[in-house]
Small-subunit ribosomal RNA, 5' domain from a Candidatus Altimarinota bacterium, 532 nucleotides, folded computationally. The RNAcentral record of the full RNA draws on ENA and SILVA. Its Rfam family is "Bacterial small subunit ribosomal RNA".

Context: one part of a larger RNA
RNA sequence: GGAUGAACGCUGGCGGCGUGGAUAAGGCAUGCAAGUCGAACGGUCCGCCCAAGUUUUCCGCAAGGAAAAUUUUGGCGGAUAGUGGCGAACGAGUUAGUAACACCCUGGUUACCUACCCCAAAGUCGGGCAUAACCAGCCGAAAGGCUGGCUAAUUCCCGAUGGUCCCUGAAGACGAAAGUCUGAAGGGUAAAGUCGCAAGACGCUUUGGGAGGGGCCUAGGUCCUAUCAGCUUGUUGGUGAGGUAAUAGCUCACCAAGGCUAUGACGGGUAGGGGUGCUGAGAGGCAGUCCCCCAACGACGAGACUGAGACACGGCUCGUACACCUACGGGUGGCAGCAGUCGAGAAUAUUCCACAAUGGGCGAAAGCCUGAUGGAGCGACGCCGCAUGCAGGAAGAAGGUCUUCGGAUUGUAAACUGCUUUUAGCUGGGAGGAAGCUCCGACUUCGGUCGGAGUUGACAGUACCAGCUGAAUAAGAGCUUGCUAACCUCGUGCCAGCAGCCGCGGUAAUACGAGGGGCUCAAGCGUUAUCC
Numbered sequence: 001g002g003a004u005g006a007a008c009g010c011u012g013g014c015g016g017c018g019u020g021g022a023u024a025a026g027g028c029a030u031g032c033a034a035g036u037c038g039a040a041c042g043g044u045c046c047g048c049c050c051a052a053g054u055u056u057u058c059c060g061c062a063a064g065g066a067a068a069a070u071u072u073u074g075g076c077g078g079a080u081a082g083u084g085g086c087g088a089a090c091g092a093g094u095u096a097g098u099a100a101c102a103c104c105c106u107g108g109u110u111a112c113c114u115a116c117c118c119c120a121a122a123g124u125c126g127g128g129c130a131u132a133a134c135c136a137g138c139c140g141a142a143a144g145g146c147u148g149g150c151u152a153a154u155u156c157c158c159g160a161u162g163g164u165c166c167c168u169g170a171a172g173a174c175g176a177a178a179g180u181c182u183g184a185a186g187g188g189u190a191a192a193g194u195c196g197c198a199a200g201a202c203g204c205u206u207u208g209g210g211a212g213g214g215g216c217c218u219a220g221g222u223c224c225u226a227u228c229a230g231c232u233u234g235u236u237g238g239u240g241a242g243g244u245a246a247u248a249g250c251u252c253a254c255c256a257a258g259g260c261u262a263u264g265a266c267g268g269g270u271a272g273g274g275g276u277g278c279u280g281a282g283a284g285g286c287a288g289u290c291c292c293c294c295a296a297c298g299a300c301g302a303g304a305c306u307g308a309g310a311c312a313c314g315g316c317u318c319g320u321a322c323a324c325c326u327a328c329g330g331g332u333g334g335c336a337g338c339a340g341u342c343g344a345g346a347a348u349a350u351u352c353c354a355c356a357a358u359g360g361g362c363g364a365a366a367g368c369c370u371g372a373u374g375g376a377g378c379g380a381c382g383c384c385g386c387a388u389g390c391a392g393g394a395a396g397a398a399g400g401u402c403u404u405c406g407g408a409u410u411g412u413a414a415a416c417u418g419c420u421u422u423u424a425g426c427u428g429g430g431a432g433g434a435a436g437c438u439c440c441g442a443c444u445u446c447g448g449u450c451g452g453a454g455u456u457g458a459c460a461g462u463a464c465c466a467g468c469u470g471a472a473u474a475a476g477a478g479c480u481u482g483c484u485a486a487c488c489u490c491g492u493g494c495c496a497g498c499a500g501c502c503g504c505g506g507u508a509a510u511a512c513g514a515g516g517g518g519c520u521c522a523a524g525c526g527u528u529a530u531c532c
Stems, first nucleotide, its partner, number of pairs: 001532004006528005013386006019379002026342003030339003035086003040083002043080007051073002053070007093297003103221002107217003112214003117210008125159004134149006165188004171182004193202003223269003230260003235257008272294004276287004299320005322333004350376001352375003358372001359370004389419004399410004424469006433459001436455008476521005482501002487516005497504002
C1' cells in the first nucleotide's frame, strides 16, 4: 500500500447493488415452514332438481285428474374426518464430527440399482377374505386405548393365461484354465380401474431400451508433529456358507501366518473439501463469508420399519440428559427451517407482505400448498454514483489570530448582486415485470393453432416523467519534530501528558494542552484486530 461477514471512537444528506450470529452444534415461549387428489373408495353433512314411491285433501260412479306434504330411491352441485394413491429422501439450515475414497482429479463396473419422464412390444380374464370410517359397549385426568358388529376401493389374497422375464439345464462353440456365448427340454412368475353417451383419455401389469439420478471400486493429489517408532487378531490371505441391488472379512466357521512401516505406519493436535477469494511483477503465501458443487449432521447415543430411494431435521422404537403437563397412575417435546426470545459476546436485522413472477409437490383441470422464491423493513457493514451550490464581488468590512505596531493573515472568504434547482418539500401523471387462466368462434394432421371478449401485480401509486417553491434540506474526521503533506502564539515546567519507530516534556516545547493558521481524505475519517 491492498484486503475484511469486522468491531470501537467522532461524525452523518440521498440513491443503486450487495451484504449482516464469525462466539454457546448453548437453551427455547409463540406463529408459520408439506401437502394434495372426491376424475381411486365407502360414509357423513349442506343446497338444488325433477321423475318414481308414500300419505292427505278435492273433483269423479269408476277409470282417472288436480293440489299439497313428505321421506326413500335417483340426478346435479358443494364440503371432507377416514381408507387408498403420490409426495413427504426434494427444497431450507448448519459445519459439530471427519486427515477419510470425505473431497478434487483419472479410469473402471463382464460386480450394480433407479419411482416419476421418453421410446418400443405384449397384456389388462375369473374369483375371494378382510379392515378403517360408522354403530354399540367399556377404560382413562389427559395423551390415548380395548371389545363386539357392519361395509368399500386403484387396499389385500387366490386362480387362469403369458413372453423377449427368472430358475434348472442335455448338447454345442470359443478358451491353457477360470469362464464366456448359443441353447433342446422342464419348472416358476402379472394386472385395477376411473372419467366419458360414445370415440377415447388417464391409469394398471410384464419385458427391452433411453434420459436423468445414484451405489461400489480405482492410479494420483490433499495441514502440523519423531519430545509419537514400531502398529495390527477379522488383523492379512484362502476354502465354504451367509448377506447385499452389487464386489468385498461386509459377517460367520475352519485353515494358513500373514499385512503395514523412516517414500513416516501407529499415535497426538488441528481442520468439512472444492470451484473460488485476497495479496503479489511472478513464483508463491494466506483464506474457504456470500453464490455454486460434493460430504456430514439434526439435543446426545443406538436401532430398524416403510419405501424406487432413508437408517429419515419438522417419521417410528429404545436409552441418556434437559424442559413442560398431571387427577401422581401416566404423558408430551426437540428452531443447525423463517421470524422472534434468553444467554454468552467487541459484535451481526422484522415475531413484515405475497404466491403477481420463477421453481417445486399433488391434481384431468380449475386449483390448493410452498418462511423455496419474489419483495419490503433495519444497519455508512462494503462497493459505486450524486449532492451540500454557480458567477460576480474590496488594495480587502467587522470579528479572530499574529505583530518588528508599520502591518500581515483568515480572505473573494463573508456581506451584497445576478443565476441555477440535481437534491428537498408540495402537486399532477405513471410503468415494464403478464406468460397464463376463463368464455365464445373458426380451423385442425385431434397433439393443438388462430381470432375476439373478460380477467390475474406482493413490490407500489414504487421506479420514472412533468410542474411549482426557494440557496433553499445537507461536513466532518484525522494530522501538523523526522519518517510524512502541513507552524505560529499562549499555558504547563521530567508535572500533566504524548508515542507506530527514533523519541518529546526538568521555564522561550513547531513533539504535552488550548487558540489561530495549515495539510490530507471526505459522508466519511481515524483506531484496533487479522492476511498478503
The source organism's lineage runs through Bacteria, Bacteria candidate phyla and Candidatus Altimarinota. The prediction has a mean pLDDT of 85.